[in-house]
Parts: sequence; structure tokens; C1' cells
RNA sequence: GGGCGUUUGGCGCAGCGGGAGCGCAACUGCCUUACAAGCAGUAGGUCGCAGGUUCAAAUCCUGCAACGCCCA
Repeated sequence: GGGCGUUUGGCGCAGCGGGAGCGCAACUGCCUUACAAGCAGUAGGUCGCAGGUUCAAAUCCUGCAACGCCCA
């Protein structure tokens, strides 16, 4: 330098055009003498950045950035 893949809550991941979700973690309550487990609930995201297409974009297109793999 070229090609491919990944980027979504604190962490690990789903979501192949219209409702942003799951598990763990965190917090509150119940339970317990207490802790853990269990049960119920709550909060937390400008979906890597910028632009474009569209009535509508996490999703499609372009550029950039970071990380990983392969080739040179």
C1' cells in the first nucleotide's frame, strides 16, 4: 500500500428500512439475625465520527478513525 471483518449501556452480545433489546454487573425493595442465593422493580445508549439516499437509517451508500486477520 491492497483486500476482508468488527465498532450498539460498565462488560459480553442480539437486532439484514418503521417499537433500541437480552444476559451479567449496578441501584432500590422483599426475603434473612446477617450475607449469599432467590423474587419484584429502577436507572443507565446522541448505535465509533462526518456526509449522502429515503417519508423514515443501528440497518443501505461514501469518506474518515480505531482494533483484528490475510496479501504485498
Molecule: transfer RNA
Organism: Eggerthellaceae bacterium